[in-house]
The prediction has a mean pLDDT of 79. The RNA shown here (c-di-GMP-I-GGC riboswitch aptamer) has 86 nucleotides and comes from Aquibacillus halophilus. Of the family's consensus pairs, 90% are formed in the model. The sequence was found by an Rfam model in a public genome assembly.
RNA sequence: UACGACAAAGGCAAACUUAUCGAAAGGUAAGGACGCAAAGCUAAGGCCUAAUGCUCAUUCAAGCUAUGGCAGUCUGGUUACCGAAG
Repeated sequence: UACGACAAAGGCAAACUUAUCGAAAGGUAAGGACGCAAAGCUAAGGCCUAAUGCUCAUUCAAGCUAUGGCAGUCUGGUUACCGAAG
């Protein structure tokens, strides 16, 4: 550097529930563990996702957009614990 074990030490926490913030997507806290070797950080690129925006419309509905969100969707960037085998 790469790799990742029925190893050791430690870590994170999906769904769901409650509270709270938000227009929503979603965030935060607590509980909870489906999983995770970067499930640490980063929204740079793609995917996905919202309307108080836009189109249409009497309204609802529907559609569009990526300023918002998402790092537990993929890629990129960046930092890092442990050390069997190959």